Source information
A computed fold for a 74-nucleotide RNA from Tepidanaerobacter sp. DTU063, annotated as transfer RNA. It matches the Rfam family "tRNA". Gene Ontology term of the family: triplet codon-amino acid adaptor activity. The sequence was found in a public genome assembly. Model confidence (mean pLDDT): 81 of 100.
RNA sequence: GCGCCCGUAGCUCAGCUGGAUAGAGCAACGGACUUCUAAUCCGUAGGCCAAAGGUUCGAAUCCUUUCGGGCGCG
Numbered sequence: 001g002c003g004c005c006c007g008u009a010g011c012u013c014a015g016c017u018g019g020a021u022a023g024a025g026c027a028a029c030g031g032a033c034u035u036c037u038a039a040u041c042c043g044u045a046g047g048c049c050a051a052a053g054g055u056u057c058g059a060a061u062c063c064u065u066u067c068g069g070g071c072g073c074g
Stems, first nucleotide, its partner, number of pairs: 001073007010026004019057001028044005050066005
């Protein structure tokens, strides 16, 4: 330099045949239970989906460029 894959909550990921309020598990916080803790159960908060532009009535999802990470080739 070229090609491919990935970037979504504090962490690990799903959603990527465009459709309305973006989800799960773990973690955090509050409550129940317990003498207390753990475990278990219930609830709450936390994201403008790596960035910018474009297409569209509508974009995490499609297109372009850039940034970051991984793999392969030279």